[in-house]
Context: one part of a larger RNA
RNA sequence: UGACGGGGGCCCACACAAGUGGUAGAGCAUGUGAUUUAAUUCAAUUCAAAGCGAAGAACUUUACUAGGGCUUGAUAUGCCAUGAAUCCUUUUGAAAGAGAGGGGUGCCUUCAGGAACGUGAACACAGGUGUGCAUGGUUGUCAUCAGCUUGUGCUAUAAGGUAUUAGGUUAAGUCCUGUAAUGAGUGCAACCCUAGUGUUUAGUUACUAACUUUGAGUUUAGAACCCUGAGCAGACUGUUGGUGAUAGGCUAGAGGAAGGUGAGAAUGAUGUCAAGUCAUUAUGCCCCUUAUGCCCUAAGUGACACACGUGCUAUAAUGGUCGGGACAAAGGAUCGCGAUCCUGUGAAGGUGAGCUAACUCAAAAACCCGUCCUCUAUUAGGAUUAUAGGCUGCAACUCACUUGCAUGAAGCCAAAAUUGCUAGUAAUCGCCGGUUAGCCAUACCGCGGUGAAUUUGUUCCUGGGCCUUGUACA
Numbered sequence: 001u002g003a004c005g006g007g008g009g010c011c012c013a014c015a016c017a018a019g020u021g022g023u024a025g026a027g028c029a030u031g032u033g034a035u036u037u038a039a040u041u042c043a044a045u046u047c048a049a050a051g052c053g054a055a056g057a058a059c060u061u062u063a064c065u066a067g068g069g070c071u072u073g074a075u076a077u078g079c080c081a082u083g084a085a086u087c088c089u090u091u092u093g094a095a096a097g098a099g100a101g102g103g104g105u106g107c108c109u110u111c112a113g114g115a116a117c118g119u120g121a122a123c124a125c126a127g128g129u130g131u132g133c134a135u136g137g138u139u140g141u142c143a144u145c146a147g148c149u150u151g152u153g154c155u156a157u158a159a160g161g162u163a164u165u166a167g168g169u170u171a172a173g174u175c176c177u178g179u180a181a182u183g184a185g186u187g188c189a190a191c192c193c194u195a196g197u198g199u200u201u202a203g204u205u206a207c208u209a210a211c212u213u214u215g216a217g218u219u220u221a222g223a224a225c226c227c228u229g230a231g232c233a234g235a236c237u238g239u240u241g242g243u244g245a246u247a248g249g250c251u252a253g254a255g256g257a258a259g260g261u262g263a264g265a266a267u268g269a270u271g272u273c274a275a276g277u278c279a280u281u282a283u284g285c286c287c288c289u290u291a292u293g294c295c296c297u298a299a300g301u302g303a304c305a306c307a308c309g310u311g312c313u314a315u316a317a318u319g320g321u322c323g324g325g326a327c328a329a330a331g332g333a334u335c336g337c338g339a340u341c342c343u344g345u346g347a348a349g350g351u352g353a354g355c356u357a358a359c360u361c362a363a364a365a366a367c368c369c370g371u372c373c374u375c376u377a378u379u380a381g382g383a384u385u386a387u388a389g390g391c392u393g394c395a396a397c398u399c400a401c402u403u404g405c406a407u408g409a410a411g412c413c414a415a416a417a418u419u420g421c422u423a424g425u426a427a428u429c430g431c432c433g434g435u436u437a438g439c440c441a442u443a444c445c446g447c448g449g450u451g452a453a454u455u456u457g458u459u460c461c462u463g464g465g466c467c468u469u470g471u472a473c474a
Base pairs, nucleotide, nucleotide: 001474002473003471004470005469007468008467009466010465011464012463013462015458016457019421020420021419022418023417026313027312028311029310030309031308032307033306035303042053065298066297067296068295069294070293073125077124078123080120081119082118083117087102088101089100090099091098092097107114108113127288128287130285131284135282137277138276139275140273142271147186148185149184150183151182152181153162154161155160166177167176168175193264194263197233198232199231200230201229202228203227207222208221209220210219212217236259239253240252241251242250243249302440315414319373320372322370323369324368325367331361332360336355337354341350342349343348385406387404388403389402390401427450428449429448430447431446433444
């Protein structure tokens, strides 16, 4: 100087407390371990692995296993020879591939040849998912915590110290005062983006009015409103009272759409964990080269005494069923979205208007009104199973999704324990999207609708910051 202390002081945080909803018990979905297996590919393992890499494993993907094949190779560059190439028929085979036959002579040209493509041979080489404890890059974490560092000066024998400590204050090493310190850099804050208010400007496909029409629409007119874009304004402790040291600030109020960093997002200092990643990619070294490389068929990654994590659905009456009625936002679409009409109980099929999009997907659902159910493992709950279909796709058995009918399991609110959340939040209700032929999505990323309770406080638990103290630790 650090680190540590079941030492001290001060301070902060959904850390506790006060509330509220969960998890742990049930069924299922999904991931992991263990076990099994020819293989169940690999990576990730306290917080900071486990709905994670994977924004989507039937084939492909695919890295694994079995079998069948190839050896300049599926792919790249260089050299030589040969044939234009694409194409058609056929034998064998599970396919990959191997064999045979036919057709065809194109383009540029200095007529030597050349370009593109195919085939063959020898070599240089290709290829490889080993090592994250050799690395780059990138990411997590402490932590959006308030720290980290330095020039000059002063000081100390030196490592070092000071500044950065003290008194206040702040979300903040934020700011003020003091001070052997005085300056500076990086973090903080601000600048950027989104939504919230007003205004200016622009009005089409949107809006408003009139007319017409069964209606959708169309037409005409308008720029007020809604809305959609672009620009500007607006919030700064600016202002008033109190308090404070006449500072920094704190507190109550006014005005205001918004008030004290207004809300949210992006932004992550010096460093820590030999943290994660050689399987995104790059790369040193090591190893393989008729195989540890490459192609194909089938299987596996989907197994199942069990254990753990994350979720979904429930255990009902604040409910369920049926009928009727209402209100969003944000997204996607030409390999696409698909209105209308017809068929079907339905999934869906047929038809195919319109749309490169204020047309369409599209029905929002909780909610409201009415009907039935009346406390029961039931008209609650929907697992499991049987059967008849639909769709995608070469292919749906292993192993997709979905519809109808039938079946109708556990579970009656959950032990010890543990977790999220402070406001348009929790809770609850639906909707879109990406990946995509299809989908195992109950996931993930977004969007809006309805909409709470509680915070007296810092004794304790956890984590963190500053000062100080002890130490046989470095």

Record summary: Small-subunit ribosomal RNA, 3' major domain from Leucaena leucocephala, 474 nucleotides, folded computationally. The full RNA is in RNAcentral, with records from SILVA. Its Rfam family is "Bacterial small subunit ribosomal RNA". Rfam links the family to the GO terms structural constituent of ribosome and ribosome.